[in-house]
């Protein structure tokens, strides 16, 4: 250069054939517990679904382009 593959929370992922308010675990912070932390319990912040557009009553998902990371082939 061509072609596949993947991008979702601070990090590691989930989201079923297009239809829930986009979740979990770790991480973080309030409180409880506890002499103090630690486990542990309750609960709470945190997401432009890498960016734009286009399709649809409806898009994380489908379609084009671009950016990133990665793997094949030249």
């Nucleotide at each position: 250069g061509u072609u596949c593959u993947g991008g979702u929370a601070g990090c590691u992922c989930a989201a079923u054939u297009g239809g829930a308010u986009a979740g979990a675990g770790c991480g973080u912070c309030u409180g409880g517990u506890u002499u103090c932390g630690g486990c542990c319990c309750a609960g709470g912040a945190g997401g432009u679904u890498a960016g734009a557009g286009g399709u649809u009553c409806a898009a994380g998902u489908c379609c084009u382009c671009u950016c990133c990371a990665g793997a094949a082939c030249a």